[in-house]
Bacterial small signal recognition particle RNA, 99 nucleotides, folded computationally. The coordinates come from a structure-prediction model, not an experiment, and the mean pLDDT is 76. It matches the Rfam family "Bacterial small signal recognition particle RNA". From the family's description: The signal recognition particle (SRP) is a universally conserved ribonucleoprotein involved in the co-translational targeting of proteins to membranes.

RNA sequence: GGCGAGGAGCCCCCACAAUGGGGAGCUACGAACCUGGUCAGGGGCGAAAGCCAGCAGCCAUAAGUGGUCAUCCUCAUGUGUGGCGGGUUCCUCGCCGGG
Numbered sequence: 001g002g003c004g005a006g007g008a009g010c011c012c013c014c015a016c017a018a019u020g021g022g023g024a025g026c027u028a029c030g031a032a033c034c035u036g037g038u039c040a041g042g043g044g045c046g047a048a049a050g051c052c053a054g055c056a057g058c059c060a061u062a063a064g065u066g067g068u069c070a071u072c073c074u075c076a077u078g079u080g081u082g083g084c085g086g087g088u089u090c091c092u093c094g095c096c097g098g099g
Stems, first nucleotide, its partner, number of pairs: 001096012013083005018077007025068005035060004043052003
């Protein structure tokens, strides 16, 4: 110096997890009129039967706001575990070669 075996450190890659953020989902609230439904009273039409529009109320919902993380997607991480994974440095042992 070369080859082989084993070990250690560091870096990278990958998988799973953890933690945190965002979104979906789920859920609660949610519109004086400018959403929908049902529309007491009252109104309009009508001789009447009845019909029409429709405020409040009630129900539902949009935008939005809050909650949740059992579930899914996504992003981040001086986090953890792992991989016959890759690179690099060092240590030990064996074999071979040169001075």